Predicted 3D model of an 85-nucleotide RNA (transfer RNA) from an uncultured Dehalococcoidia bacterium. Its Rfam family is "tRNA". By type it is a transfer RNA. The coordinates come from a structure-prediction model, not an experiment, and the mean pLDDT is 80.
């Protein structure tokens, strides 16, 4: 330099046009259980407003584009991996 594959929440990793603040597991927080801890079970786990119901805002490597609507499609750049040279 060329050809592919990939970059998502604290971590791993699904999702590939709407049902997504985003499956699942781990971690973490609270509760139950226990003499205590672990294990197990239940709930929670972006930010703001609200007593709640609910509402608003932001997010899938960076930037731009298409679309009524994008993590998902297109362009470009950056980074990682595999193969070729």
């Nucleotide at each position: 330099g060329g050809a592919c594959g990939g970059g998502u929440g604290g971590g791993u990793g699904a999702g590939c046009g709407g049902u997504u603040a985003a499956u699942a597991c781990c971690a973490c927080c609270a509760g139950a259980c226990u003499g205590u801890a672990a294990a197990u079970c239940u709930g929670g786990c972006g930010c703001c407003c609200g007593g709640a119901a609910g509402g608003g805002c932001u997010a899938c490597g960076g930037g731009g584009g298409u679309u009524c609507g994008a993590a998902u499609c297109c362009c470009u750049c950056c980074c990682c991996g595999u193969c070729c040279a």